Notes
The part of an RNA shown here (large-subunit ribosomal RNA, domain IV) has 359 nucleotides and comes from uncultured bacterium AD249-B8. The RNAcentral record of the full RNA draws on SILVA.
Context: one part of a larger RNA
Order: sequence, then structure tokens, then C1' cells
RNA sequence: ACCUCGUUAAGGAACUCGGCAAAUUAGCCCCGUAUCUUCGGAAGAAGGGGUCCUCCCCGAUGUGACCUUAAUUCUAAGUGAGCAUUGAGGAGGCGCAGUGAAAGGGCCCUGGCGACUGUUUACCAAAAACAUAGCACUCUGCUAACUCGUAAGAGGACGUAUAGGGUGUGACACGUGACCAAUGCCGAAAGGUUAAGGUGAGUGGUUAUCCUGCUUCGGCAGGAGAAGCUUCGAGCUGAAGCCCCGGUGAAUGUCGGCCGUAACUAUAACGGUCCUAAGGUAGCGAAAUUCCUUGUCGGGUAAGUUCCGACCUGCACGAAUCGUGUAACGAUCAGGGCACUGUCUCAACGAGGAUCUCG
Repeated sequence: ACCUCGUUAAGGAACUCGGCAAAUUAGCCCCGUAUCUUCGGAAGAAGGGGUCCUCCCCGAUGUGACCUUAAUUCUAAGUGAGCAUUGAGGAGGCGCAGUGAAAGGGCCCUGGCGACUGUUUACCAAAAACAUAGCACUCUGCUAACUCGUAAGAGGACGUAUAGGGUGUGACACGUGACCAAUGCCGAAAGGUUAAGGUGAGUGGUUAUCCUGCUUCGGCAGGAGAAGCUUCGAGCUGAAGCCCCGGUGAAUGUCGGCCGUAACUAUAACGGUCCUAAGGUAGCGAAAUUCCUUGUCGGGUAAGUUCCGACCUGCACGAAUCGUGUAACGAUCAGGGCACUGUCUCAACGAGGAUCUCG
């Protein structure tokens, strides 16, 4: 020097990415307790006092001697000394400390996210991720839909639409705008397209037979060619689907550009024009979203790329891939304050251990 502890003058976060770690707080009783709030909470809010011993005084509860009354006794009623426990007040005492051991919340303010309790990456992530109750859409009439299985069958469910499956959103409050052109889904079936199959005009092959020529009379060559068999085959018929038509957004999704204009300037309520299916409504906004950017203004600090409140120029918010709020909750993330401290200025000492040397 290292590990685990203990103590520390003065200062008290100056340490550091960051108060990480440590310290502070602490049990019980009494007083007291704000903003906010879904009236339940917040709340043990915060903050303050008490806690041990001696004495004085007053009270409460329990037990209950003596005595009085009634009674023959047992006993009953009354009075209530003393003792025990305990409460309030006053005076004093000791100690660092009165729950003297051990054990045993630090607190407050503001904002983001997620309502909450819960779940998760067994072994680097516990969260803002997942789930959740609630909300919505959609499918399903029971041999249900759906899932597993080749099937039988099983689950769903010994349930029956206040039920069950799927999908999205995610308590609660207020709200949830426009677009059906594309994609999807639902419906409708007039027309178009369309498979196998059916029907099938016709077509190629084969040749019984016939014709012509040659012949050694056995046949050979060329041509025509029915039926049957066979190879094709126009046309007609032919379902769903697709095209077509209509609907549908808490379906997948999408939600413009340019130019001009008001009596300072600036800006543009207003107008023009092009395009579109329709051009982003309410609310929010430098945001877990803002590039430029440490935007600008205000607050907090001596000093603040973070934080809080505004502004709006939204590179590139926006309404169940939900929007905006929100009490409570959180080993959550961010900023600030009080208290507290060896985190630090700046290090020191002590206890135990580990290591090393000698034995």
C1' cells in the first nucleotide's frame, strides 16, 4: 500500500457525470399539520414537546383495615386509613445521551413518463417495456366461432350473446376533427373475363373396298376411301375469384403549393391561382418529438448547454399506432432546497483481516 470496520479540528458537496458511498432521521405517548384532491387521501405531511431520579400538591382506578347502621349469626349497606398502579401541574438533580443495550423513516419543492398492486431479459437492462380493470371494433345461434389433431376426438364449456373468440387502446376527467382515391374488409349480383368437366361443326392417321399402271401372276407402285379405333378441335355451356357497383376509419392509412393585399414598418383577418380523395380541427408545442440551437424572453445561481414558466419560426406534434389534463402510487428519469456528513479541502489515528519475512 490492500480488504472490512471505528473516530476526527475547522469548513460542509468545494468531490463527482451524478451527494455514488457514508452520515443525518429513528421506538412509544402528546400537541400540531399546508398546497392539492377522484373527499378515500395527501399524512407518520411539515414542525414541536415528553420519556430517568428526588420532593411538593391535586386527581383516577383497584384492593380494603378500623368504625357506623340493620341483623342471633352468616351477611348487606355506608365511611374510607394504608398499600399498589397510573395521570396532570410545580420545584430540583445527574449525564453526551432518560425507548441510555440491541433493533429502529432523512425531509421538502418542481417537472417528464406510466393511472395504480402486479410481470419481465434464470447469469450485465426492473424500466417509460409487458400486463391490468375500463373503453371500442369485429366474429360466433351452439355439432358456435376459434385452437390442437391425418382422423377419431379434445379444448372452447358440462358455458349459450350480461356468453365465448380475435384485434386495438389502456384507471379517471374532458374530448376523439377531415378524407373511401389506394390497400383491406363487408354487401350486391346486371354485365365483362374465366378452369376442369360436358357437348361438339370439323380435322389428321389407320384401311375393308374400289380405280389406274406394271407383273415372273406370287404380288408391287400411285390415287380415292365407309364404318370402327385413334390424334386434334372452332363454337356453345361452365363456379368462386377478378373487373365493375355500393358501403366501411376506435380498418391499413393519408391529412398541400405558389402569388398578392391594411394610411410608418411589420404582419395578413382578406383575395387570386394550381393540384388533391381530403388538405391537420380541438388541444398541445425547442417537447422522451426542434436540425439550425446553449432559439428568444422571464425565473432560479456570483456564474445555469441541464431545470421551471412563456413565445411559436411544429427541419419532422396531433386526436383509441389515441390528444390534453390529472389526485394517489414508483428500488422510475430530470432540476432545486434544508438537514447531514472524511465525497472533498487533506489527510490522520485506531481495531480486525489478508499478504510478505523470520521461526